[in-house]
Context: one part of a larger RNA
RNA sequence: GGACAACGCUGGCGGCGUGCCUAACACAUGCAAGUCAUACGGGCCUGCCAGUGGCGCACGGGUGAGUAACGCGUGGGAAUCUACCCGGUAGUGGGGGAUAACCCCUCGAAAGGGGGGCUAAUACCGCAUAUCCUACGGGGUAAAGAUGGCUUUGGAGGCUAUCGCUUCCGGAUGAGCCCGCGUCCUAUUAGCUAGUUGGUGAGGUAAUGGCUUACCAAGGCCACGAUGGGUAGCCGGUCUGAGAGGAUGAACGGCCACACUGGGACUGAGACACGGCCCAGACUCCUACGGGAGGCAGCAGUGGGGAAUUUUGCGCAAUGGGGGAAACCCUGACGCAGCAACGCCGCGUGGAUGAGGUUCGUCGAGUCCUGUUCUGGGGGCCAAUAACCCCAGCAGAAAGCUCCGGCAAUUAUGUGCCAGCAGCCGCGGUAAUACAUAAGGAGCAAGCGUUGUCC
Numbered sequence: 001g002g003a004c005a006a007c008g009c010u011g012g013c014g015g016c017g018u019g020c021c022u023a024a025c026a027c028a029u030g031c032a033a034g035u036c037a038u039a040c041g042g043g044c045c046u047g048c049c050a051g052u053g054g055c056g057c058a059c060g061g062g063u064g065a066g067u068a069a070c071g072c073g074u075g076g077g078a079a080u081c082u083a084c085c086c087g088g089u090a091g092u093g094g095g096g097g098a099u100a101a102c103c104c105c106u107c108g109a110a111a112g113g114g115g116g117g118c119u120a121a122u123a124c125c126g127c128a129u130a131u132c133c134u135a136c137g138g139g140g141u142a143a144a145g146a147u148g149g150c151u152u153u154g155g156a157g158g159c160u161a162u163c164g165c166u167u168c169c170g171g172a173u174g175a176g177c178c179c180g181c182g183u184c185c186u187a188u189u190a191g192c193u194a195g196u197u198g199g200u201g202a203g204g205u206a207a208u209g210g211c212u213u214a215c216c217a218a219g220g221c222c223a224c225g226a227u228g229g230g231u232a233g234c235c236g237g238u239c240u241g242a243g244a245g246g247a248u249g250a251a252c253g254g255c256c257a258c259a260c261u262g263g264g265a266c267u268g269a270g271a272c273a274c275g276g277c278c279c280a281g282a283c284u285c286c287u288a289c290g291g292g293a294g295g296c297a298g299c300a301g302u303g304g305g306g307a308a309u310u311u312u313g314c315g316c317a318a319u320g321g322g323g324g325a326a327a328c329c330c331u332g333a334c335g336c337a338g339c340a341a342c343g344c345c346g347c348g349u350g351g352a353u354g355a356g357g358u359u360c361g362u363c364g365a366g367u368c369c370u371g372u373u374c375u376g377g378g379g380g381c382c383a384a385u386a387a388c389c390c391c392a393g394c395a396g397a398a399a400g401c402u403c404c405g406g407c408a409a410u411u412a413u414g415u416g417c418c419a420g421c422a423g424c425c426g427c428g429g430u431a432a433u434a435c436a437u438a439a440g441g442a443g444c445a446a447g448c449g450u451u452g453u454c455c
Stems, first nucleotide, its partner, number of pairs: 001455003005451005012347006018340002020305001025303003029300003034055003039052002042049003062258003071183007080175002085171004090166003093127001095125002102117006132139002145163007184230003191221003196218008233255004237248004260281005283294004311337001313336003319333001320331004350369004356363001373397001374393005380388001400444005405425002410439005420427002
């Protein structure tokens, strides 16, 4: 000299940032993921509602507990998948049976169910056809319509446009998997290993593989540190340093892991799923004691812990995301505002002249000027506010902190090895430039000091 700092004294303004490092402790309340009526049938009733169905909810947001690992970084690889999107290919024919909503009955305190009856679809299931496989016997596999316009006396139907649906090929994007190298401390941890190491068959997966299983062989790792123990998310970076290096991993970006604790699968293109499900556990709440409900490491906020860290704000106007043909709806992502001198940067707390006093230095009445910030009013801008622009007002409202032995800056008084100071050396026992106060001075300045950590 620097920092996600804290504390003491002090404190005018603005811009840009940053703000639980501790208890991955527990959480009241509100909000944080919905959307589609151009998929479908209904109920009230004429624009709302729940239901079936589709897409999304695997993104975005949080945290760093665990993890010393192909987790991460970097460079390669082959045995894979990829919704929506893009390019291409060929299609979208003809049928069927249900079920919620609704109605009736019924159980329960509630949460929530049970039975009977009706009905639709882009929900579900056959058939056909097309690629596909074949040992040429055969086997196996798709689809869905909606809205607008034109046509038709009307309906059915036909034509057309848009949005869809199905098959296959390719792309793009994303993801899974494997390998080389690198990645903290400890030997007061020296041996570790039985699916263990390899092979064959089988199973399993989108896919390779002891991934799993049966059989066979007896291997595999290790002083170039295995195994065990401790600590820790990793990186781009950041801080420091002339560099080499050391330290670090807040904010921003990439990857990973986690979502009350442990386990499990379901759905799905994708999860073993933060605001989904099931089981067990701890905790909290409701209960009619039979049984139920919950999960802030989302944004605010509360208690607690702590030296210490903010508002239960505004808005979808911008950027981005989800749904929708669109209008639009949702979005505590995000954009803004609020609080905090927490940091960096900028500005201000007046400028000019100058009577008088004075050896000089210096102090400075008075006069003149300006108006940053401020205060009041108006205006456009903005989602809204602030900022911004215009007018008016007054030098008026805006300086402190530490230090003065060595080290920039010294004297007086008090005290008398006392009280005290101190970063080190050291000061203090009667003239203390080192304690305390005052005057003076020095340094920095809306800050100045102290403490702790790192270089």